About this RNA: Predicted 3D model of a 703-nucleotide part of an RNA (large-subunit ribosomal RNA, domain II) from a Patescibacteria group bacterium.
Context: one part of a larger RNA
RNA sequence: GCCGGCGAGUUCUGGUGAUUCGCUUGGUUAAGGCCGGUUAAGGCCGGAGCCAUAGGGAAACCGAAUGGUCUGAAUAGGGCCAUUUAUGGUGGAUCACCAGAGACCCGAAGCCAGGCGAUCUACCCGUGGCCAGGGUGAAUUCAGGCGAAAGCCUGAAGGAGGCCCGAACUCGUGGGUGUCGCAAAACCCUGAGAUGAGCUGCGGGUAGGAGUGAAAAGCUUAUCGCGCCUGGGAAUAGCUGGUUCUCCCCGAAAUAGCUUUAGGGCUAGCGGUGGAGAAAAACUAAGCGGAGGUAGAGCACUAAUGAGUUGGUAAAGGGCGAAAGCUCAGCCAACUCGUUAAACUCCGAAUUCCGCUUAGUAUAGCUCCACCAGUCAGUCUAUGGGGGAUAAGCUCCAUAGACAAAAGGGGAACAACCCAGAUUCUCGGCUAAGGUCCCUAAAUCCUGGCUAAGUAGGAAAGGAGGUACCUUUCCUAAGACAACUAGGAGGUUGGCUUAGAAGCAGCCAUCCUUUAAAGAGUGCGUAACAGCUCACUAGUUGAGGAAAGGUGCGCCGAAACAUGUACGGGUUUUAAGCCAGGUACCGAAGCCAGAAAGUCUUCUAGAAUAUUAAAUUCUAGAAGACUGGUAGGGGAGCAUUCCAUACGCGAUGAAGGUUCAUCCGCGAGGAGAACUGGAGCGUAUGGAAGAGAGAAUGCCGGC
Numbered sequence: 001g002c003c004g005g006c007g008a009g010u011u012c013u014g015g016u017g018a019u020u021c022g023c024u025u026g027g028u029u030a031a032g033g034c035c036g037g038u039u040a041a042g043g044c045c046g047g048a049g050c051c052a053u054a055g056g057g058a059a060a061c062c063g064a065a066u067g068g069u070c071u072g073a074a075u076a077g078g079g080c081c082a083u084u085u086a087u088g089g090u091g092g093a094u095c096a097c098c099a100g101a102g103a104c105c106c107g108a109a110g111c112c113a114g115g116c117g118a119u120c121u122a123c124c125c126g127u128g129g130c131c132a133g134g135g136u137g138a139a140u141u142c143a144g145g146c147g148a149a150a151g152c153c154u155g156a157a158g159g160a161g162g163c164c165c166g167a168a169c170u171c172g173u174g175g176g177u178g179u180c181g182c183a184a185a186a187c188c189c190u191g192a193g194a195u196g197a198g199c200u201g202c203g204g205g206u207a208g209g210a211g212u213g214a215a216a217a218g219c220u221u222a223u224c225g226c227g228c229c230u231g232g233g234a235a236u237a238g239c240u241g242g243u244u245c246u247c248c249c250c251g252a253a254a255u256a257g258c259u260u261u262a263g264g265g266c267u268a269g270c271g272g273u274g275g276a277g278a279a280a281a282a283c284u285a286a287g288c289g290g291a292g293g294u295a296g297a298g299c300a301c302u303a304a305u306g307a308g309u310u311g312g313u314a315a316a317g318g319g320c321g322a323a324a325g326c327u328c329a330g331c332c333a334a335c336u337c338g339u340u341a342a343a344c345u346c347c348g349a350a351u352u353c354c355g356c357u358u359a360g361u362a363u364a365g366c367u368c369c370a371c372c373a374g375u376c377a378g379u380c381u382a383u384g385g386g387g388g389a390u391a392a393g394c395u396c397c398a399u400a401g402a403c404a405a406a407a408g409g410g411g412a413a414c415a416a417c418c419c420a421g422a423u424u425c426u427c428g429g430c431u432a433a434g435g436u437c438c439c440u441a442a443a444u445c446c447u448g449g450c451u452a453a454g455u456a457g458g459a460a461a462g463g464a465g466g467u468a469c470c471u472u473u474c475c476u477a478a479g480a481c482a483a484c485u486a487g488g489a490g491g492u493u494g495g496c497u498u499a500g501a502a503g504c505a506g507c508c509a510u511c512c513u514u515u516a517a518a519g520a521g522u523g524c525g526u527a528a529c530a531g532c533u534c535a536c537u538a539g540u541u542g543a544g545g546a547a548a549g550g551u552g553c554g555c556c557g558a559a560a561c562a563u564g565u566a567c568g569g570g571u572u573u574u575a576a577g578c579c580a581g582g583u584a585c586c587g588a589a590g591c592c593a594g595a596a597a598g599u600c601u602u603c604u605a606g607a608a609u610a611u612u613a614a615a616u617u618c619u620a621g622a623a624g625a626c627u628g629g630u631a632g633g634g635g636a637g638c639a640u641u642c643c644a645u646a647c648g649c650g651a652u653g654a655a656g657g658u659u660c661a662u663c664c665g666c667g668a669g670g671a672g673a674a675c676u677g678g679a680g681c682g683u684a685u686g687g688a689a690g691a692g693a694g695a696a697u698g699c700c701g702g703c
Stems, first nucleotide, its partner, number of pairs: 001703006011101014026051003032045004055062002067081005104242002107239001111232006122206009131196001133165003136161001140157007169193003174189004208224001210220003245637006255268005269375002271372007282361010296347001297345002302341012317328004378403010408419003423596004428592003434586003437570003443583001445582006456572001462556002466553010483540005489513003494508003519534001523532002597627013638692001640689010656676005662671003
């Protein structure tokens, strides 16, 4: 891992409700007793007690239709209750839920009690054992010498030391190997101590809030910030995981308030089931009547703000002045022009909200009662906002939608986007979004334009004689624009400056003349001149040209990898791109058609209960509508084991097993056949449950 088996809402007591049964001339017995009998079952007693028959009040107490009671001074007002009604009373059964219990199952770390442990290890006690070899050479002593002495020097002897080197022994420094190991701590190399606070054998002592500890909260039998075993004990777990057959009906929430509360709860909101009720209620549309201060706008208030004018003020600052003082900036006010505002408003929508009327929608919508829930982590998109950076697949609100709990078609793929809400079947049809050259169902469809960039098929500020179209102004057969030919002169090298400055470094001025025209010079150039050129003019030529503005589609701006181009691909250029218009077709689980199932409503017929009727239930039929679904609520069934009653099957083969292209049922399932098997089993009705397995790192077994 697979297969098989086992594996989770139970039982008791009390309560609430629904359904049903009994009684209602109220209901009911408990313990216990008697009878009975198989230690049964069951029957009969037993009225103690409980519920009901009256409520109000804390109580005393008072006490229901000439209402009761409490509060109160009250005869007032108010609270509760009665009167009326029937959804009445009571006891049992079944089901659902609640409470208490282990309370759906498995799962802690922990807490407490009583015991068991010092054969490991820590320390201590008793008694034993062990430390190759080598080195160093303390005290002390002796001898000699010196000295007055104390003592010193030399030599010899000596053999001290938590001394040195280094085996055994003890340890465990660094590295490597090992890491389902040789090993739940080892092996190899290397290393530390090795006469000491040394190591060690045997025996003994001290322990669980306790021991022991040269102290690391270390060690106390592979367990230690409180050992292990058993018990309390099924501790508790607002946490995680798991929780087993089928079909049918409805169908949420991820919000508010409170919470030592925030991943938990309670109440409300939203769901389900049953019942009752109201006459109009809900939604949509139109009309009418209201509320409002948002968007926008505005500056009339509040606050902010640029420029200017006028007036006031001007201590300190600037200017002038010897000073007095004058003046400027500044500040204040008014005015003019121009602005800004979530916490400004002289104004002011759309939408929204409230009310009324009319119409449509009808298994709808609303209210109340009872019972049963789940939900309290939401997400994205669009729009209006706050936070953030007018960031986030960000965060916090609001309104709507989708997902959640929604499949189908489109979007290449893609919860949330677009279309559209799947009861089932059809080799039937029509459409939506989106598409119609091929992959790929359907137009190589029609009309008119645009694009040349493969733009389409990623992007901004900004840039450009791209191209199509529109507009304005100007020039033009008295010849425009472009090109070519020619001229482009003189005073003069203007003056200044300068080494120089001659149109052309710079400053100033920018006249006059000849002319068809020609600047005291547009650019290049020279050291300065020179030279080239332009403006300007004429000629040649002969028809449009120049400058702006706008619109459509394009161009540049344009750099990133993970095998390799990259619109999904192929490919596409009067399109298969873009804009506008048209026709046809394709295209979904949408709609239509046909068939079938279920649910509900209405109607028809029949039957049962009851019977005066109404009503209820069941069966059959018709019409119409409806039938996505998580949490969750409700309904109807299947299967398993056992029990009761009745009836059956079985060696001429029970159960069980294997197989089947057979039959029945929407399904869970049931039946049948063949083979196997070898002794029990089924059907109907009712009852009772150890009653359904794929998941729990589930448990046990097999492989």